Predicted 3D model of a 557-nucleotide part of an RNA (large-subunit ribosomal RNA, domain I) from Salicibibacter halophilus.
Context: one part of a larger RNA
RNA sequence: GGCGCACGGUGGAUGCCUUGGCACUAGGCGCCGAAGAAGGACGGGACGAACACCGAUAUGCUUCGGGGAGCUGUAAGUAUGCUUGGAUCCGGAGAUGUCCGAAUGGGGGAACCCCUUCUCCGUCAUGGGAGAAGAUCAUCUGCCCAACUAAUUAAGCAGAUGAAGGCAGACCCGGCGAACUGAAACAUCUUAGUAGCCGGAGGAAGAGAAAGCAAACGCGAUUUCCUGAGUAGCGGCGAGCGAAACGGAAGCGAGCCCAAACCGGACGGCUUGCCGUCCGGGGUUGAAGGACACGCCAUACGGAGUGACAAAGGGGCGGCGUAGCGGAAGCGGCUUGGAACGGUCCGCCAUAGCAGGUAAGAGCCCUGUACGCGAAACGCUGCCCUCUCCGGCGUGGAUCCUGAGUACGGCGGGACACGAGAAACCCCGUCGGAAGCAGGGAGGCCCAUCUCCCAAGGCUAAAUACGACCUAGUGACCGAUAGUGAACCAGUACCGUGAGGGAAAGGUGAAAAGCACCCCGGGAGGGGAGUGAAAGAGAACCUGAAACCGUGUGCCU
Numbered sequence: 001g002g003c004g005c006a007c008g009g010u011g012g013a014u015g016c017c018u019u020g021g022c023a024c025u026a027g028g029c030g031c032c033g034a035a036g037a038a039g040g041a042c043g044g045g046a047c048g049a050a051c052a053c054c055g056a057u058a059u060g061c062u063u064c065g066g067g068g069a070g071c072u073g074u075a076a077g078u079a080u081g082c083u084u085g086g087a088u089c090c091g092g093a094g095a096u097g098u099c100c101g102a103a104u105g106g107g108g109g110a111a112c113c114c115c116u117u118c119u120c121c122g123u124c125a126u127g128g129g130a131g132a133a134g135a136u137c138a139u140c141u142g143c144c145c146a147a148c149u150a151a152u153u154a155a156g157c158a159g160a161u162g163a164a165g166g167c168a169g170a171c172c173c174g175g176c177g178a179a180c181u182g183a184a185a186c187a188u189c190u191u192a193g194u195a196g197c198c199g200g201a202g203g204a205a206g207a208g209a210a211a212g213c214a215a216a217c218g219c220g221a222u223u224u225c226c227u228g229a230g231u232a233g234c235g236g237c238g239a240g241c242g243a244a245a246c247g248g249a250a251g252c253g254a255g256c257c258c259a260a261a262c263c264g265g266a267c268g269g270c271u272u273g274c275c276g277u278c279c280g281g282g283g284u285u286g287a288a289g290g291a292c293a294c295g296c297c298a299u300a301c302g303g304a305g306u307g308a309c310a311a312a313g314g315g316g317c318g319g320c321g322u323a324g325c326g327g328a329a330g331c332g333g334c335u336u337g338g339a340a341c342g343g344u345c346c347g348c349c350a351u352a353g354c355a356g357g358u359a360a361g362a363g364c365c366c367u368g369u370a371c372g373c374g375a376a377a378c379g380c381u382g383c384c385c386u387c388u389c390c391g392g393c394g395u396g397g398a399u400c401c402u403g404a405g406u407a408c409g410g411c412g413g414g415a416c417a418c419g420a421g422a423a424a425c426c427c428c429g430u431c432g433g434a435a436g437c438a439g440g441g442a443g444g445c446c447c448a449u450c451u452c453c454c455a456a457g458g459c460u461a462a463a464u465a466c467g468a469c470c471u472a473g474u475g476a477c478c479g480a481u482a483g484u485g486a487a488c489c490a491g492u493a494c495c496g497u498g499a500g501g502g503a504a505a506g507g508u509g510a511a512a513a514g515c516a517c518c519c520c521g522g523g524a525g526g527g528g529a530g531u532g533a534a535a536g537a538g539a540a541c542c543u544g545a546a547a548c549c550g551u552g553u554g555c556c557u
Stems, first nucleotide, its partner, number of pairs: 001556009015542001016507002020478002022475007029467002031166002039100003042055003046078002050074002052059001061094006070082002105114003115134007136163008171202001172200005182189001186236001212219002223250004233241002255459003258403001262281008286437001288402004292396006302390004313386010324373003330346001332345004347364002349353001355367003408432007418444001439454005494501002514541001517528004
């Protein structure tokens, strides 16, 4: 030195565990903000820093409920207090809420600096202190008044109302809009109207009451799902893209309101007889409807309603939510053990044998579970009362009305599953540009016949999408190199000028009973003693693999 064996050190794999994650289900809920949000800074405790909580009323204040013996957070320690005259704690409603932040009196290098006005406090007075208001824009109202000016506007001033900013990295609508890629290259095409950026909104959004679908003996707003169907089609007919109607379901007692004709009123213009504007009535349709004229019925024992269709309250009852309460049955014997919840024997409850805890594996020990009960206050919701609102039908067919730079056409684009195609339908740009009820649009070029419908104004619940948040639960999901980046004081430490990047790190024991005392040592550390079932569980703490490093020993060299 090598190879073995034994015993150690180091190291932290493995096993077991779980406070944390992940995914999903059901229900709820779905915005917050100038009455100052989201997010922060700085403070507040008897005692250092941090987390949590709170805001100069600062570890809390008021009130109404719950609850019933301890409390003064994590968090030990000491101190000081509070509490059956009901504390701590839990829930409802309020008060306070420094400074920054849309930040909004002005400024600014966020959490700082500096003002004006008014009202108070204080001083003999000045200085000082407290409170309130003071940004911008939009709309409306009022005041004041130029340019020529009697006027009126612009500007200005004042008041009222509103906006802004955040977010749930989701869902929705709209505007702008890629490329890699695929086509085995690539240009039309595809990826894809995706990603990304911007605007806007809601708890959903959008769509929506036929100028529809269709071709039946037709249907009767919209949305979503199943089907139709990878069909019909589109397509360098390549790659690929890809419907619709019908039928079935979810949902649904969902349909409505304007403009116009006509009538009335006010105001304005002024050519004095019309026109215009506003308000009220009227009216809303495609078997055309309405105005208009005439006629009939009728003012309540009726109908409807605040979720579109007009709009604001009050009260009562019920349900649900936001704290809670009751809640069965072994302190059984023996046995192993440190410990019984194990074994064994004997009992009991069960509308409760879900689950968690308790010194090992507990229906009957604890918390609970099944079941039953419960709210002063606030919120949601259903019903009722109060309340609020309300004329309808027919006949006539002369006249009037029924959404115009619109429909539509040419050209250029876009969007429709549809790439210009025979290319309809829909939208935009540009140039043209109707009819108007004896009217007009559509039925996939176009024409005719036939059929369906009534554009150029608007509103509309539900079925649908999503999940930041709350509650309850589930898992052939993970179990600390896994599962969130984060089980632990993590978006931390640390890195970066910055945008941004971004860790590692869990486990004594049933209970600290966390080793009094003695010895060695400067200490660290160790040896005794003691605790404990165990200390070879001693905090560098469960188990404690391997690499790696030793000590002893056998054999070989």

Its Rfam family is "Bacterial large subunit ribosomal RNA". Its family is annotated with ribosome and structural constituent of ribosome in the Gene Ontology.